[in-house]
Transfer RNA from an archaeon, 73 nucleotides, folded computationally. Rfam family: tRNA. By type it is a transfer RNA.

RNA sequence: GUCCUCAUGGCGCAAUCGGCAGCGUGUUUGACUUCUAAUCAAAAGGUUGCGGGUUCGAAUCCCGCUGGGGAUA
Numbered sequence: 001g002u003c004c005u006c007a008u009g010g011c012g013c014a015a016u017c018g019g020c021a022g023c024g025u026g027u028u029u030g031a032c033u034u035c036u037a038a039u040c041a042a043a044a045g046g047u048u049g050c051g052g053g054u055u056c057g058a059a060u061c062c063c064g065c066u067g068g069g070g071a072u073a
Base pairs, nucleotide, nucleotide: 001072002071003070004069005068006067007066010025011024012023013022019056027043028042029041030040031039049065050064051063052062053061
């Protein structure tokens, strides 16, 4: 240089053929307990890496860029 792959709450990951972005863990609050832990309930937390395009509608499709990993010379 070329090609492939990945980027989604604090962290680890889902999301079917384009149709309400969820799960685990963590955090906060409450219940329970003499207290803590455990358990139970609830809540907050995401401009889906960045910019643009297609579409009634994009995490998903297309183009460019950035970053991580891999293959090849």